About this RNA
The prediction has a mean pLDDT of 81. A computed fold for a 73-nucleotide RNA from a Candidatus Woesearchaeota archaeon, annotated as transfer RNA. The sequence is in RNAcentral, with records from ENA. Rfam family: tRNA. Rfam classes the family as a transfer RNA. The source organism's lineage runs through Archaea, Nanobdellati and Candidatus Woesearchaeota.

RNA sequence: GCCUUCGUAGCUCAGUCAGCGGAGCGUGCCCUUGGUAAGGGCAAGGUCGUGGGUGCGAUUCCCACCGAAGGCU
Repeated sequence: GCCUUCGUAGCUCAGUCAGCGGAGCGUGCCCUUGGUAAGGGCAAGGUCGUGGGUGCGAUUCCCACCGAAGGCU
């Protein structure tokens, strides 16, 4: 220098042939208990890496860039 894959909640990751963004763990509150780190319920938490393009509409498609992993030279 080139190629491939990936970037989504604090962490690990789903998701999407374009139209309400989710799970588990974690966190906060409440219930349960003699008590609890165990069990149950509720809630908060996201510019979907950045910028642009297409389109009525983009997390999703296209382009560039940034970052991570792997490969080739």